[in-house]
RNA sequence: GGGCCUGUAGCCUAGCGGAUAAGGCGCCUGCCUUCUAAGCAGGAGAUCGGGGGUCCGAAUCCUCCCAGGCCCG
Numbered sequence: 001g002g003g004c005c006u007g008u009a010g011c012c013u014a015g016c017g018g019a020u021a022a023g024g025c026g027c028c029u030g031c032c033u034u035c036u037a038a039g040c041a042g043g044a045g046a047u048c049g050g051g052g053g054u055c056c057g058a059a060u061c062c063u064c065c066c067a068g069g070c071c072c073g
Base pairs, nucleotide, nucleotide: 001072002071003070004069005068006067007066010025011024012023013022018056027043028042029041030040031039049065050064051063052062053061
């Protein structure tokens, strides 16, 4: 330099162009407990890597960047 793949809350994962972006762990509050843990109930937290485009509508399609990984030279 060329090709392919990945990027979604603090972490790990879902998410066929159509909604309030879903779940687990973690975090916070309460209940329970002598206390902690466990358990139960509730809650907060994601401009979906960034810009632009297509579309009535984009996490999803196109494009250009950025970061990481693999392969080729």
This is a predicted structure of a 73-nucleotide RNA (transfer RNA) from Candidatus Iainarchaeum sp.
The sequence is in RNAcentral, with records from ENA.
The prediction has a mean pLDDT of 81.
Lineage of the source: Archaea > Nanobdellati > Candidatus Iainarchaeota > Candidatus Iainarchaeaceae > Candidatus Iainarchaeum.
Rfam family: tRNA. About the family: Transfer RNA (tRNA) molecules are approximately 80 nucleotides in length.